[in-house]
RNA sequence: GGAGUCGGCCGGAUGGUCGCUGUUCCGUUUUCAAAACGGUACGGAGGAAAGUCCGGGCUCCAAAGGACGGGAUGCCAGGUAACGCCUGGGAGGCGCAAGCCUACGGAAAGUGCCACAGAAAAUAUACCGCCCCACACUUACGGGUUCGGGGUAAGGGUGAAAUGGUGCGGUAAGAGCGCACCGCGUUGCUGGCAACAGCGGCGGCAGGGUAAACCCCAUCCGGAGCAAGACCAAAUAGGGGGGCAGACGGCCUAGGCCGCGAUGUGUUGUCCGCACAGCCCCCGGGUAGGUUGCUUGAGGUGCGUGGUGACGCGCACCCCAGAUGAAUGACCAUUCUCGACAGAACCCGGCUUACAGGCCGGCUCCCAUC
RNA sequence: CGGGGCGUAGCGCAGCCUGGUAGCGCACCACAAUGGGGUUGUGGGGGUCGAAGGUUCGAAUCCUUUCGCCCCGA
Numbered sequence: 001g002g003a004g005u006c007g008g009c010c011g012g013a014u015g016g017u018c019g020c021u022g023u024u025c026c027g028u029u030u031u032c033a034a035a036a037c038g039g040u041a042c043g044g045a046g047g048a049a050a051g052u053c054c055g056g057g058c059u060c061c062a063a064a065g066g067a068c069g070g071g072a073u074g075c076c077a078g079g080u081a082a083c084g085c086c087u088g089g090g091a092g093g094c095g096c097a098a099g100c101c102u103a104c105g106g107a108a109a110g111u112g113c114c115a116c117a118g119a120a121a122a123u124a125u126a127c128c129g130c131c132c133c134a135c136a137c138u139u140a141c142g143g144g145u146u147c148g149g150g151g152u153a154a155g156g157g158u159g160a161a162a163u164g165g166u167g168c169g170g171u172a173a174g175a176g177c178g179c180a181c182c183g184c185g186u187u188g189c190u191g192g193c194a195a196c197a198g199c200g201g202c203g204g205c206a207g208g209g210u211a212a213a214c215c216c217c218a219u220c221c222g223g224a225g226c227a228a229g230a231c232c233a234a235a236u237a238g239g240g241g242g243g244c245a246g247a248c249g250g251c252c253u254a255g256g257c258c259g260c261g262a263u264g265u266g267u268u269g270u271c272c273g274c275a276c277a278g279c280c281c282c283c284g285g286g287u288a289g290g291u292u293g294c295u296u297g298a299g300g301u302g303c304g305u306g307g308u309g310a311c312g313c314g315c316a317c318c319c320c321a322g323a324u325g326a327a328u329g330a331c332c333a334u335u336c337u338c339g340a341c342a343g344a345a346c347c348c349g350g351c352u353u354a355c356a357g358g359c360c361g362g363c364u365c366c367c368a369u370c
Numbered sequence: 371c372g373g374g375g376c377g378u379a380g381c382g383c384a385g386c387c388u389g390g391u392a393g394c395g396c397a398c399c400a401c402a403a404u405g406g407g408g409u410u411g412u413g414g415g416g417g418u419c420g421a422a423g424g425u426u427c428g429a430a431u432c433c434u435u436u437c438g439c440c441c442c443g444a
Base pairs, nucleotide, nucleotide: 001366002365003364004363005362006361007360008359009358010357012335013334014333015332016331017330018329020044021043022042023041025039026038027037028036029035046341050352051351053350054349055348056347057346058225059224060223061222070221071220072219073218074217075089076088077087078086079085090104091102092101093100094099105216106215110214111213112210113209114208127156128155129152130151131150132149133148138143164182165181166180167179168178169177183205184203185202186201187200188199189198190197191196229292230291231290232289239283240282241281242280243279244278246260248259249258250257251256252255263277264276265275266274267273299318300317301316302315303314304313305312306311336339371443372442373441374440375439376438377437380396381395382394383393390427398414399413400412401411402410403409420436421435422434423433424432
C1' cells in the first nucleotide's frame, strides 16, 4: 500500500423569530371549586418507533386442579423475570488465515413414501457379465456355439440413492471368507460439571434415505387482550317499585286538623279482584359523552467490584414524549462531507426486515521497502 | 392499535392437508358446417403457481423471511 474479517458509535451542526403539545408556577374572569384565556420556566420520536415473529409485565375471564387434544422447542453448561434470545464450550461444514455457518434428539419402537429409469428401492434380488457341472453338434486336440442345472454382488449398466471403503491373501469364479488400516457398534479406563475427546479390549458389521412425513422421547405452554379493565354519567326506549285529579262535609285559636272519596278503558248489571293503557315520583342496569388505566421503569448515567463472557452486586447522581382527530413544524442566517431508512399510541426484553454516508478500534493474508 | 384470511393462464376457481404429470369453466386462435354472422363440433396456444432463501433426489404443496390485497373488533 492492497484485500478481507470482527466489534462499537453517529444518523447534519450552531444561532434567531414565530407556532404546536405536556407539566410546574403566576395573573385575569369567577362566591368557592372546576374550566377558559394570557404569561414564565422546563421537556418533546427511533436505531429501527416498522413487521407483529417470539418471551414477559399489567388487566379481565375461569376457582385457579386433573385428564385428553393441540402447539412450540430440541448437542452441553450457564445468563435472564422469561424466551425460539444471549454468552461460553463440543461436534460437523466452509475459508490459506483472521473468522463464519448449522431446524445439531431418535430411522436396531412402529407405520408410510422413495416418481421415471433399473434385474432389484428394502423379509432383497440374477438383466448383461464371470465361473463350475451335465448333455448334444462340430473337431485330431485345444477352442467355439445352443439348451438345462447351479455358484457368484468383484466388473458393466440404471438411478438422487444399490446392502461398509482401500489393499493383500484366498477361490473354479467370487464374497468380511481371512488379515491390516479406516469407518461402525459395544465395553472398560483416563480427562472434563456435561456435550464430548483420547487410549485399550471385544464384535466381521448390525443390514439405504426421509422425522422442515406421521410418530416416539424430553422440556415448556390456561384463554383473551389497553378497542384489556375500572369509575362518573345525559336525552330516548326498555326493567323494578310507589302514587293518582275533588264537586265535598265538620271543628276551631283562621291557619290547620279530622272524616268521605280518589286516573281511564275492558271484564256479568253493580262492588271487590284482574288485565291493559295514561300521568307523576323514586331506584337500578346501560348507550352517547367524560375521567382513569398513562408512563418511575426487569429505567438511565458514572464509579467500584465478582465472572473468560452473557450478566450479577454495591454506592452516588438524574427524571428523559404521553397525545386522543391525535403535538415535534415553518422561515431566516452561518457552515459542512449537502443528509438514507423512516413517525411513539399500555410498557419492557429479544429476533427479523429497511437504511445515503461517515468515524473509531482489534485481528488475518498478500506485496514492497528498511 | 389489535386479531384473522387470501395470492395458481386475460377472468372466476380446483390442485396444497398426504411433495413427483399443473387442471376445469368462460375468454383467445385455427379448421368444419352457413351465402355471411351467431350457435355447435374438432383441434390448439397461453401459467416466473406474489418474491427470496432453505429442507428434500425432487417444492405450487413443507419451513423461514418478505410484498400486496381483503375481512373483523369502538
This is a predicted complex of two RNAs, RNase P RNA and transfer RNA, with 444 nucleotides together. The coordinates come from a structure-prediction model, not an experiment, and the mean pLDDT is 77. Rfam match: Bacterial RNase P class A. From the family's description: Ribonuclease P (RNase P) is a ubiquitous endoribonuclease, found in archaea, bacteria and eukarya as well as chloroplasts and mitochondria.